[in-house]
Context: one part of a larger RNA
Molecule: small-subunit ribosomal RNA, central domain
Organism: bacterium enrichment culture clone E31
């Protein structure tokens, strides 16, 4: 140095963006840096390796020959990989015409329910549970009418149905604003992957400021149950849940499966497109879902959405505990995060 791996055993960064760096499409001409071939030098000597030889043999000597796989210079080759000059269009992109969509933010506005207020009608119970019982009610509760307040959240349409990089996104409207897809092949002509540092986004709970607070409800009370019951189960309830701004950056951030690319039987659903003189039919391009061959895999299973085949790149693993721990460092107002041992033990 090389060789193994990574859905579920250890192991894919939660996702993107992008700098270095790696790698990179068809022709053609040159150039010779990698690459290849001769040639000269040089690679000290001993030692190792082979042959022959001296000590009676051997060990140990001594000759002579290989090797020293390198490294310099020189003459060549030019396929490949690299520089450069020129083209090309199957990658990548931009124009034209169309589509479907809870992508994103901003601002109205709607209904249902829920509570809560004020009022009318009515009267002894409600309400809860396995049984209760706390708790509400004669100071009129439950239950019905009508009025009004607020705060969240959007039944049905709804679908392994959409859209987004993931986190995620569901009333309805309007404003801006991002992706994306199908046709047409006009235009750039390789302008691509990927991507250590970096930067950017990021569920909830939770932090700081200030608003809001209906229902829900950590915490806490009080009532059961229990041998206890700091629970399950019942009344109640405060932080949060909801806005702005800001800050944590963490999850079973999951498809537990990184990104790109090409190739490799099929069947049958399903969303947007498109083509078709035959349109209940078919073909075709994106998605999205089941079953399945070959082929993989330790099995389960995966199977044109790969976990087949190849090929680029990155992150990551290396026996269980002790540990995601301690120490440093760095971020954070904190709570903690992110890097990340060791001793000792099985």
């Nucleotide at each position: 140095c090389u060789g193994g791996g990574c859905g579920u055993a250890a192991a894919g960064c939660g996702c993107a963006c992008g700098u270095a760096g790696g790698c990179g499409g068809c022709g053609c001409a040159u150039c010779a840096a990698g690459u290849c071939a001769g040639g000269c030098g040089u690679g000290a000597a001993a030692g190792c390796c082979c042959u022959c030889g001296g000590c009676u043999c051997a060990a140990c000597c001594g000759a002579g020959g290989a090797a020293u796989u390198g490294c310099g210079c020189u003459u060549g080759a030019a396929a490949c990989u690299g520089g450069u000059g020129u083209g090309c269009u199957g990658g990548a992109g931009u124009c034209u015409c169309g589509g479907a969509g809870a992508g994103g933010u901003u601002g109205g506005c709607g209904g249902a329910a829920u509570u809560c207020c004020a009022g009318g009608u009515g009267u002894a119970g409600u309400g809860g549970u396995g049984a209760a019982a706390u708790a509400c009610g004669u100071a009129g509760a439950u239950a019905u009418c009508u009025g009004g307040a607020a705060g969240a959240a959007c039944a049905c349409c709804a679908g392994u149905g959409g859209c987004g990089a993931a986190g995620g996104c569901g009333g309805u409207c309007u404003c801006u604003u991002g992706g994306u897809c199908c046709a047409u092949a006009a235009c750039u002509g390789a302008c691509g992957c990927u991507g250590a540092g970096g930067c950017g986004c990021g569920a909830a709970a939770g932090c700081g400021u200030g608003g809001g607070g209906a229902g829900c409800a950590a915490a806490c009370a009080g009532g059961a149950u229990u041998a206890g019951a700091u629970a399950c189960c019942c009344u109640g309830g405060u932080a949060g849940u909801c806005c702005a701004c800001g800050c944590u950056g963490u999850a079973a951030a999951c498809g537990a499966u990184g990104a790109a690319u090409a190739c490799u039987a099929g069947g049958u659903g399903u969303u947007g497109g498109g083509c078709c003189g035959a349109a209940u039919a078919g073909c075709u391009c994106a998605g999205u879902g089941c079953c399945g061959c070959a082929g993989c895999u330790a099995a389960c299973g995966c199977a044109u959405u790969a976990a087949g085949u190849a090929u680029u790149c990155c992150a990551c693993c290396u026996g269980g505990g002790g540990a995601g721990u301690a120490c440093g460092a760095u971020c954070g107002c904190a709570a903690g995060g992110u890097u990340g041992a060791a001793a000792c033990u099985c």